Transfer RNA from a Candidatus Nanoarchaeia archaeon, 71 nucleotides, folded computationally. The prediction has a mean pLDDT of 84. RNAcentral records the identical sequence in 3 taxa. The source organism's lineage runs through Archaea, Nanobdellati, Nanobdellota and Candidatus Nanoarchaeia. It matches the Rfam family "tRNA".

RNA sequence: ACGGCAAUAGUACAGUGGUAGUAUACAACCUUGCCAAGGUUGAGACCCGGGUUCGAAUCCCGGUUGCCGUA
Numbered sequence: 001a002c003g004g005c006a007a008u009a010g011u012a013c014a015g016u017g018g019u020a021g022u023a024u025a026c027a028a029c030c031u032u033g034c035c036a037a038g039g040u041u042g043a044g045a046c047c048c049g050g051g052u053u054c055g056a057a058u059c060c061c062g063g064u065u066g067c068c069g070u071a
Stems, first nucleotide, its partner, number of pairs: 001070007010024004018054001026042005047063005
């Protein structure tokens, strides 16, 4: 330099154009004599900029970062 893959909650991952979810962590409450475990509820996220579309995490273009490969 070129090509490929990836970027979603504190963390690890789902989500093939129509309400953004799960686990764990966090907070409150319940349970217990206390702790742990368990239960209920809650807050919290789509890497950035544009485009297509009635509607974009999803499709297209560009950029940033990381990983892999070629030279």